[in-house]
RNA sequence: CCCGCGCAUCGCUCCGCCGUUCUUUUCCGCAAGGGAAAGGGAGGAAAGUCCGGGCAGCAAAGGGCACCGUACUUCCUAACGGGAAGGGGCGCCACUGGUGACGGUGGCGCUACGGAAAGUGCCGCAGAAAGGGAAACCGCCGAUCGUUGAAGUUGAAGUGGAGGCCCGCCUUCGCAACGGCUUCGGCGAGGCAAGGGUGAAAAGGUGGAGUAAGAGCCCACCAGUGCUUCGUGUGAGCGGGGCAGCUUGGUAAACCCUACGGGCUGAAAGACCAAAUAAGCCGGGGUUCCCGUCUUCGGACGGGAUAAGGGCGGCCCGCUUGAUCCCGGCGGGUAGGUCGAUCGAGGUCACGCGUGAGCGUGAUCCCAGAUAGAUGGCGGAGUCCCGUGUGCUUGCACGCGGGAACAGGAUCCGGCUUAUAGAUGCGCGGGUAUU
Numbered sequence: 001c002c003c004g005c006g007c008a009u010c011g012c013u014c015c016g017c018c019g020u021u022c023u024u025u026u027c028c029g030c031a032a033g034g035g036a037a038a039g040g041g042a043g044g045a046a047a048g049u050c051c052g053g054g055c056a057g058c059a060a061a062g063g064g065c066a067c068c069g070u071a072c073u074u075c076c077u078a079a080c081g082g083g084a085a086g087g088g089g090c091g092c093c094a095c096u097g098g099u100g101a102c103g104g105u106g107g108c109g110c111u112a113c114g115g116a117a118a119g120u121g122c123c124g125c126a127g128a129a130a131g132g133g134a135a136a137c138c139g140c141c142g143a144u145c146g147u148u149g150a151a152g153u154u155g156a157a158g159u160g161g162a163g164g165c166c167c168g169c170c171u172u173c174g175c176a177a178c179g180g181c182u183u184c185g186g187c188g189a190g191g192c193a194a195g196g197g198u199g200a201a202a203a204g205g206u207g208g209a210g211u212a213a214g215a216g217c218c219c220a221c222c223a224g225u226g227c228u229u230c231g232u233g234u235g236a237g238c239g240g241g242g243c244a245g246c247u248u249g250g251u252a253a254a255c256c257c258u259a260c261g262g263g264c265u266g267a268a269a270g271a272c273c274a275a276a277u278a279a280g281c282c283g284g285g286g287u288u289c290c291c292g293u294c295u296u297c298g299g300a301c302g303g304g305a306u307a308a309g310g311g312c313g314g315c316c317c318g319c320u321u322g323a324u325c326c327c328g329g330c331g332g333g334u335a336g337g338u339c340g341a342u343c344g345a346g347g348u349c350a351c352g353c354g355u356g357a358g359c360g361u362g363a364u365c366c367c368a369g370a371u372a373g374a375u376g377g378c379g380g381a382g383u384c385c386c387g388u389g390u391g392c393u394u395g396c397a398c399g400c401g402g403g404a405a406c407a408g409g410a411u412c413c414g415g416c417u418u419a420u421a422g423a424u425g426c427g428c429g430g431g432u433a434u435u
Stems, first nucleotide, its partner, number of pairs: 001431010012382007020041009043406001047417002050415005055266004062317004067262005072086005087113001088111010114257002119255002121251003137196002139192003144189012158175008204222005223247002225244008270339004280330006288305007309321004346365008383404010
């Protein structure tokens, strides 16, 4: 110097003419209204309407269930699903210790992060097997039991030869049915979960001992879990010691459990003034009790009660209203104004406190209120960006042309998310050149 990323700030300026809305003053006009002057007039997101609150109405907005939401800790805040600081986990990189399993330090990034050891469900395809301490495809073993082959060795009923004599026995050399043992092997029952294979995942890992072969079965170490204890931190946690071979799959943005929170509606809320009026008509359905008065004996009127019905989003209660209520259809009137409504969890500056979000104190400022919706149009100059041409001092000057993003209040406020040309500052990464 170029490129990229992150955070923060800004996000066109000035002049002239014409126009728009509001406020104040003033002029004309009986009034409706019209004119003049001065002053105010969109945003960082006014947007999406996602979350939270103010405010308003509905019982005084009530209780329980259901339902919905949130989910590491502490703090901020009116509140939040927002924010700040911290913790844990995971991944990557660098350095480093160890034969190894793995550990330590630092940096960066991600993280909806209560419970899977309460229970239930699910885990496609592949695979023998996807959770029952299960299962066995290839494989390993075949110790034990059964069966079988070969070799060796050994026992032996019986039998052959030779020899001896006391003549039916002995000695010796062979053969041998049938066995025993050893070694090597086959098959089956059976054992194994090491190795292979499948898979996202196969029931801790490294090494040894052990075994027929194996396995936490046993041992040492490594990793984790549970219980316990000490220290430390407000806390999530962290660090250390001891005990137990305890080794337990995943999934709760599946049901569920635990803790906490949530009533509903929404400025067309709602209040007032004015105007207008038909709680009207038709069809269908449903409908109590008590007292009093009157009576033409059908009932009517008044009062009260309620287990009909209506209202309070669903259900139960509770409250309220209450004899009239429900369903469908038809039809009439008004549709103007004021308030709500713009002084507010307000802005700016300074100081103080806090790591920070933020809080406190003081000074100062008033900053759109329209109602189908005002902040715009034209011309000029400047600034910035893009393209292009000329000149040279090679990154500057001048000329020409084009462009200036996203977007716009509608009850207000705090957040989140999304859109955004360009400029500036800081930080990080990469490249290039020079020293």